[in-house]
Predicted 3D model of a 503-nucleotide part of an RNA (small-subunit ribosomal RNA, 5' domain) from an uncultured sediment bacterium.
Context: one part of a larger RNA
RNA sequence: GGAUGAACGCUAGCGGUGUGCCUAAUGCAUGCAAGUCGAACGGGAACCUUUGGAUUCGUCUGAAGGGGAGAGUGGCGAACGGGUGAGUAACACGUAGGUGGCCCACCCCAGAGAGGGGGACAACCACUGGAAACGGUGGCUAAUACCCCAGAUGUUAUACUGCUUAGAAAGGUAUGACUAAAGCUCCGGCGCUCUGGGAGGGGCCUGCGGCCCAUCAGCUAGUUGGUGGGGUAACAGCCUACCAAGGCUAAGACGGGUAGGGGGCGUGAGAGCGUGACCCCCCACACUGGUACUGAGACACGGACCAGAUACCUGCGGGUAGCAGCAGCAAGGAAUAUUGCGCAAUGGGCGAAAGCCUGACGCAGCAACACCGCGUGGAGGAUGAAGGUCUUCGGAUUGUAAACUCCUUUUCUGGGGGAAGAGAAAGGACGGUACCCCAGGAAUAAGUCUCGGCUAACUACGUGCCAGCAGCCGCGGUAAAACGUAGGAGGCGAGCGUUAUCC
Numbered sequence: 001g002g003a004u005g006a007a008c009g010c011u012a013g014c015g016g017u018g019u020g021c022c023u024a025a026u027g028c029a030u031g032c033a034a035g036u037c038g039a040a041c042g043g044g045a046a047c048c049u050u051u052g053g054a055u056u057c058g059u060c061u062g063a064a065g066g067g068g069a070g071a072g073u074g075g076c077g078a079a080c081g082g083g084u085g086a087g088u089a090a091c092a093c094g095u096a097g098g099u100g101g102c103c104c105a106c107c108c109c110a111g112a113g114a115g116g117g118g119g120a121c122a123a124c125c126a127c128u129g130g131a132a133a134c135g136g137u138g139g140c141u142a143a144u145a146c147c148c149c150a151g152a153u154g155u156u157a158u159a160c161u162g163c164u165u166a167g168a169a170a171g172g173u174a175u176g177a178c179u180a181a182a183g184c185u186c187c188g189g190c191g192c193u194c195u196g197g198g199a200g201g202g203g204c205c206u207g208c209g210g211c212c213c214a215u216c217a218g219c220u221a222g223u224u225g226g227u228g229g230g231g232u233a234a235c236a237g238c239c240u241a242c243c244a245a246g247g248c249u250a251a252g253a254c255g256g257g258u259a260g261g262g263g264g265c266g267u268g269a270g271a272g273c274g275u276g277a278c279c280c281c282c283c284a285c286a287c288u289g290g291u292a293c294u295g296a297g298a299c300a301c302g303g304a305c306c307a308g309a310u311a312c313c314u315g316c317g318g319g320u321a322g323c324a325g326c327a328g329c330a331a332g333g334a335a336u337a338u339u340g341c342g343c344a345a346u347g348g349g350c351g352a353a354a355g356c357c358u359g360a361c362g363c364a365g366c367a368a369c370a371c372c373g374c375g376u377g378g379a380g381g382a383u384g385a386a387g388g389u390c391u392u393c394g395g396a397u398u399g400u401a402a403a404c405u406c407c408u409u410u411u412c413u414g415g416g417g418g419a420a421g422a423g424a425a426a427g428g429a430c431g432g433u434a435c436c437c438c439a440g441g442a443a444u445a446a447g448u449c450u451c452g453g454c455u456a457a458c459u460a461c462g463u464g465c466c467a468g469c470a471g472c473c474g475c476g477g478u479a480a481a482a483c484g485u486a487g488g489a490g491g492c493g494a495g496c497g498u499u500a501u502c503c
Stems, first nucleotide, its partner, number of pairs: 001503004006499005013374006019367002021332001026330003030327003035076003040073002047066008083285003093209007102202003107198007115149004124139006154178008183190002211257003218248003223245008260282004264275004287308005310321004338364001340363003346360001347358004377407004387398004412440006421430001447492005452473003458487005468475002
């Protein structure tokens, strides 16, 4: 000198664009953050219409039609999106490859198909346990829920064949075994089953690369390899039984410390050094530890179970909870914002659609936290006014500065108009915002740090090794350009200075 997710002191007019718990992965009141589909299914409250009966004129009750709330079965989604950086020195990440050892719901292309039958369980009803949370028993019922039979170009086993390859599978032939489907409809379609391919996504493996300590030198029993078995979508000590005795290490094993990694970011001429906020990619985690279930996909932040810690409710028997989602609270801290508006846009989930949901997102609010832009007036004006300060008392300086004259209106105030963003019509949170026009009036707007040398800018007074200053050298003990005040000057300017950290 440059830089910052900064903080502190003094000061402060406006706008745009960004950014904003770096500390306690501490604990959390409250609200919201994941639903949707009635064109899969049964049932159906309120209410409305027509109509009958009873009536103490309040109303009660029945039938038909409409209506569809809340709940339930079923499907898809909830594994995305959003947060955090605790753990992790590891195939976690980056890069380059491999998979002849693998998977894939939704989407796209292509081929083939959907025959027949059955039994349930919720909801609901009845009874019933419990303070609650939540249940129990019996009975009725539908389906794109579940099951059975038939059955295939499907799957699989065995045998033969087989292009290619370092090494396969696929494919072909024969025989046997096993198995698939679902309907809805507004009649346009939308779905269902099996297979092959695509797109995109993922799992696994490998070479190389990127921290510190040798005052860590030896480490290892599922350890290293084999065989049998199990297991996975898949290879594999992944698991298990037996057998062998191996495997790693000075090119740093093992141990300890620290740490999410990368694109990037800061600085620097570069080499490098430092760093990993915001944005993007990957990973890991979701009170702590463990476990699996469901599913195409999880070992699952707003799912389940168990244990623990913590907190709450309780009728003491037992229950409930998880903000590292968005706001917000407490605590910690030098320090970091609103319990806002809207789904109008973009994107996502569901739905045929209308649409519903969406604290993702779009906006607004707060903060000079950062960067950028604008303004605080312009021109003229010397009796160089007054006042201040200094003085050799002559004057010098503040200083064209002010006053005064003329001008302008960016800003400001008041009034009027008023968007784009919305891809055919309608539909805008932002927003009466941006912007435009008119009027008024210099009106509403300057500070901060420094002035001994480094380093740009000097005098006076006060103080008297005191009070104090200070980045280094050093100033202060009676003439201090170094302390304090004043005048003046210099730097930067809605900022200026200090502190911290990096180059």